[in-house]
RNA sequence: AUAAGCUUCCGGGCAAUCGUUCUUCGGUUUUUAUAAACCGGGGGAAGGAAAGUCCGAACACCAACGAACACCGGGCUUCCUAACAGGAAGGCACUCCUUUUGGAGUGACAGCCAGUGCCACAGAAACAGACUUCCUUCGAUUCGUCGGAGGUAAAGGUGAAAAGGUGGGGUAAGAGCCCACCGCUCCGUCGGCGACGCCGGAGGCUCGGCAAACCUCCCGGGGUGCAAGUUCACGCAGAUUGUGUGCCGUUCGUCACUAUACAAUCGGGUGGAACGCUUUGAUCUCUCCAGCGAUGGUGAGGCCAGAUAAAUGAUUGCCAUCACGCCCAUGGCGUGAUACAGAAUUCGGCUUACAGGAAGCUUUUUGAA
Numbered sequence: 001a002u003a004a005g006c007u008u009c010c011g012g013g014c015a016a017u018c019g020u021u022c023u024u025c026g027g028u029u030u031u032u033a034u035a036a037a038c039c040g041g042g043g044g045a046a047g048g049a050a051a052g053u054c055c056g057a058a059c060a061c062c063a064a065c066g067a068a069c070a071c072c073g074g075g076c077u078u079c080c081u082a083a084c085a086g087g088a089a090g091g092c093a094c095u096c097c098u099u100u101u102g103g104a105g106u107g108a109c110a111g112c113c114a115g116u117g118c119c120a121c122a123g124a125a126a127c128a129g130a131c132u133u134c135c136u137u138c139g140a141u142u143c144g145u146c147g148g149a150g151g152u153a154a155a156g157g158u159g160a161a162a163a164g165g166u167g168g169g170g171u172a173a174g175a176g177c178c179c180a181c182c183g184c185u186c187c188g189u190c191g192g193c194g195a196c197g198c199c200g201g202a203g204g205c206u207c208g209g210c211a212a213a214c215c216u217c218c219c220g221g222g223g224u225g226c227a228a229g230u231u232c233a234c235g236c237a238g239a240u241u242g243u244g245u246g247c248c249g250u251u252c253g254u255c256a257c258u259a260u261a262c263a264a265u266c267g268g269g270u271g272g273a274a275c276g277c278u279u280u281g282a283u284c285u286c287u288c289c290a291g292c293g294a295u296g297g298u299g300a301g302g303c304c305a306g307a308u309a310a311a312u313g314a315u316u317g318c319c320a321u322c323a324c325g326c327c328c329a330u331g332g333c334g335u336g337a338u339a340c341a342g343a344a345u346u347c348g349g350c351u352u353a354c355a356g357g358a359a360g361c362u363u364u365u366u367g368a369a
């Protein structure tokens, strides 16, 4: 320098004029006053995903609490966090690249000797065996071969998968039958917080896969959700039936309330205002410290939309970036374009969308020192 991959950040800027909305200060008018309307000055006003509504919580209400079952979620190790199915750093397995023990990606990484179930078709056989072949032997023979008995699972075939792999010995032919190496299981020294790893030894030579199949084990889990809910105003009309009621379900227990109660059905009234919401927060920015890192701690500084049918905009000029074209070509001129997209209680994650630009890391190829 090139190519590929991964991660992070920005994602139009400045000015003027007009406009919308919130807040604050001052003034005027109306009004009993509050309040309302108008004018002027100051300050603020849509994101990294505001999207999806997938997960977790804060907060609110359901008087509350415990246990078991049912139901739901998760599942390698250690750490982070308020918590999480999230994040960081690792381990192991598989795939790809590389040809070095390095990089990238994925993880359906608790358990198949607790039990049950499934593996179509093909194939001889899938909780297991002989279709072709091979060997021994008997018989027949047209001398090509055929048939019977026994042995075998090495070679071939079928399949996603067929009783470990390679090589050698041995055998009638074969087979862990035996041996070496690998693989697998168990034991031990050492290293590591740990999952695990290197090394050494011993051994059976082991009939598979699927639990995102039912299931078993371990850990965890009340419900509903800002249309939650609190307060005020206005207004009406209760009736019938039933008997205990009390967080999604069942059972047991404690406890609380209980006929002026609770539940169901039918009927009537209301649909307004304020708050929740000046968002002071598991908050933001910066310095330093600890840590591989996620993250945590100290100090200093900041306050950042609050609408309620839903505001946060429009025009003009200059600049920036990109694409194309031209030229007097490290630049200039002209034309065009500038992504995905828009708050509605808030926060932490995950997933998805994104024109263009910047920075960093890893690997490949080439060149130089």
Base pairs, nucleotide, nucleotide: 001365003363004362005361006360007359008358009357010356012319013318014317015316016315017314018313020045021044022043023042024041025040026039027038028037029036030035047340051351052350054349055348056347057346058345059225060224061223062222064254065253066252067251068250069249071221072220073219074218075217076090077089078088079087080086091109092107093106094105095104096103097102110216111215115214116213117210118209119208131156132155134151135150136149137148138147139146140145164182165181166180167179168178169177184203185202186201187200188199190197191196229275230274231273232272238266239265240264241263242262243261244257245256246255283302284301285300286299288297289296290295320338321337322336323335324334325333326332327331
Bacterial RNase P class A from a Balneolaceae bacterium, 369 nucleotides, folded computationally. Rfam family: Bacterial RNase P class A. The family's RNA type in Rfam is ribozyme. About the family: Ribonuclease P (RNase P) is a ubiquitous endoribonuclease, found in archaea, bacteria and eukarya as well as chloroplasts and mitochondria.